Molecule: SAM riboswitch aptamer (S box leader)
Organism: Bacillus pinisoli
RNA sequence: CUCUUAUCAAGAGUGGCAGAGGGACUGGCCCUAUGACGCCCGGCAACCGUUCCAUGAGGAAUUGGUGCUAAAUCCUGCAGAAUCGUAUGUGUUCUGACAGAUAAGAG
Numbered sequence: 001c002u003c004u005u006a007u008c009a010a011g012a013g014u015g016g017c018a019g020a021g022g023g024a025c026u027g028g029c030c031c032u033a034u035g036a037c038g039c040c041c042g043g044c045a046a047c048c049g050u051u052c053c054a055u056g057a058g059g060a061a062u063u064g065g066u067g068c069u070a071a072a073u074c075c076u077g078c079a080g081a082a083u084c085g086u087a088u089g090u091g092u093u094c095u096g097a098c099a100g101a102u103a104a105g106a107g
Stems, first nucleotide, its partner, number of pairs: 001107008013041001015040003021031003025077001027075002042069003047065002049062005073099001078096006084089001
């Protein structure tokens, strides 16, 4: 990097360092010197591992490997349906793709 499977509306600091950008990309809309992004510590979760219980599915714990810790994956981007409008619709809602993120496995 590619492929497969699963998940993505819950959860998580009034800490330290440091100093200007950040939220993948598009268009929006936001966060940010009342200090973002990042790093450290803390925390959350439970995908893998481990231990315990059950042994039918499963449940609990967390010393390990990751991950996560503004907003639904912040919304959106393609297609379909329903709905609203007389209507060519930057309308509304829903569904499915695409893209992305994370985990586990394979190449």